[in-house]
């Protein structure tokens, strides 16, 4: 320069075109204890951007920016 994957919370992953976007880590308050850990409980916290198609896009379509990969 070309082709092909990928971008969803802090990091790591799921997630039929239609319910409150979901798990488990972390992270914060409580609960327990003389305090911790560890355990229970309860909460913050998220769709790379930009158009599109549809009644309804995390999801399909196009471009773009990023990251891996593979070729020359």
């Nucleotide at each position: 320069c070309a082709c092909c994957g990928c971008g969803u919370a802090g990091a790591g992953u799921a997630g039929a075109g239609g319910u409150u976007a979901a798990c488990a880590c972390g992270c914060u308050c409580g609960a327990c204890u003389c305090a911790g850990a560890a355990u229970c409980g309860a909460g913050a916290g998220g769709g790379c951007c930009g158009g599109g198609u549809u009644c309804g896009a995390g999801u399909c379509c196009c471009g773009g920016c990023g990251c891996g990969g593979c070729g020359a």
Molecule: transfer RNA
Organism: Portunus trituberculatus